[in-house]
């Protein structure tokens, strides 16, 4: 340089065009429980890498950029 793959809450991840103003587990915070802690219960906050395009509608499809990975010379 070329080809292919990946990018979603703090971490890991679900998602395959409308059921998603995005769900789950752990973690964080608040409250309840408990003499206190732990355990347990309830709730809250927290994410689609960036820019375009297609479409009535995009986390999802297409192009480019950025970053990471694999292969190849």
């Nucleotide at each position: 340089g070329c080809a292919c793959c990946c990018a979603u809450c703090g971490a890991c991840u679900a998602g395959a065009g409308g059921c998603c103003u995005a769900g789950g587990u752990c973690g964080u915070c608040a409250c309840c429980c408990u003499u206190u802690c732990a355990c347990g219960g309830u709730g809250a906050a927290a994410a689609c890498a960036c820019g375009g395009g297609u479409u009535c509608g995009a986390a999802u499809c297409c192009c480019g950029u950025u970053g990471g990975g694999u292969g190849u010379a």